A computed fold for a 74-nucleotide RNA from Candidatus Peregrinibacteria bacterium CG10_big_fil_rev_8_21_14_0_10_55_24, annotated as transfer RNA. It matches the Rfam family "tRNA". About the family: Transfer RNA (tRNA) molecules are approximately 80 nucleotides in length. Gene Ontology term of the family: triplet codon-amino acid adaptor activity.
């Protein structure tokens, strides 16, 4: 230099062919329980979907460029 993959909550990840509201588990906070703690139970807490622009009535999803990480080729 060229190619491919990934980037969504504090962490690990879903998110279908563009559409209804952006979700799960873990975590964190509170409650109840207990002599107390843990586990389990109940309630809550969470995001500019890596960035900018574009297409569209509508973008996490499609397109372009850029950034970061990984793999391969040279």
């Nucleotide at each position: 230099g060229g190619g491919c993959c990934a980037g969504u909550a504090g962490c690990u990840c879903a998110g279908u062919u563009g559409g209804u509201u952006a979700g799960a588990g873990c975590g964190c906070g509170g409650g109840a329980c207990u002599u107390a703690u843990a586990a389990g139970c109940c309630c809550g807490u969470g995001g500019u979907c890596g960035g900018u622009g574009g297409u569209u009535c509508a973008a996490g999803u499609c397109c372009a460029c850029c950034c970061u990480g990984g793999c391969c080729c040279a």